Overview: The RNA shown here (Lysine riboswitch aptamer) has 163 nucleotides and comes from uncultured Peptoclostridium sp. Rfam family: Lysine riboswitch aptamer. Rfam's curators write: Riboswitches are metabolite binding domains within certain messenger RNAs that serve as precision sensors for their corresponding targets. RNAcentral holds the sequence, with entries from MGnify. The prediction has a mean pLDDT of 78.

[in-house]
RNA sequence: UAAUAGAGGAGCAACAUUUAAGAGUACCAAGGCAGAGUAAAGCACGGUGAAGCUUUGGAAAAGGAAAUGUUGCCGAAAUAUAUGACUGACGCUUUAAGGUCAUAUGUUGGGCCUGCAUAGAAUAUGUGCAGGACUGUCACAGGUUAUUGUGGAGGGCUAUUAU
Numbered sequence: 001u002a003a004u005a006g007a008g009g010a011g012c013a014a015c016a017u018u019u020a021a022g023a024g025u026a027c028c029a030a031g032g033c034a035g036a037g038u039a040a041a042g043c044a045c046g047g048u049g050a051a052g053c054u055u056u057g058g059a060a061a062a063g064g065a066a067a068u069g070u071u072g073c074c075g076a077a078a079u080a081u082a083u084g085a086c087u088g089a090c091g092c093u094u095u096a097a098g099g100u101c102a103u104a105u106g107u108u109g110g111g112c113c114u115g116c117a118u119a120g121a122a123u124a125u126g127u128g129c130a131g132g133a134c135u136g137u138c139a140c141a142g143g144u145u146a147u148u149g150u151g152g153a154g155g156g157c158u159a160u161u162a163u
Base pairs, nucleotide, nucleotide: 001162002161003160004159005158006157009074011073012072013071014070015069016068017067018066019065027058028057029056030055031054032053033052037045038044040094041093042092043091077108078107079106080105081104082103083102084101085100086099087098109135110134112132113131114130115129116128117127118126119125137152138151139150140149141148142147
């Protein structure tokens, strides 16, 4: 240097089922008020009543999350940015925000707790930064051989083999 096999633990992901939230919201039907628009463009619709507000009745979904199980795993994976593809307005087409996936580059050893920022509908949860206790690992220093302190990062660590 390369190949193969491994370890960390409140470890990671996917899938299935269930649950909460989203939400009594969007939307639909009927009634009332209202009076020219209907979210960007075109079409289409609209004084035979648009938007908006309101009452009654009906009533979702997506992204995000948790628990349990199964499977695959240990840069597992997550996330930021860029590019591309797909999706994306409940009349249609195009497009936007947003979402999903792929690729490239950067960051993060691991989960937990607190604060701030940010994403989020959110008190959930993710990410970044700071702090805390812990945990695996390596190096250095000490040691009463119990372990203690300091520092590093997964491009690491352990074992075997080859060069």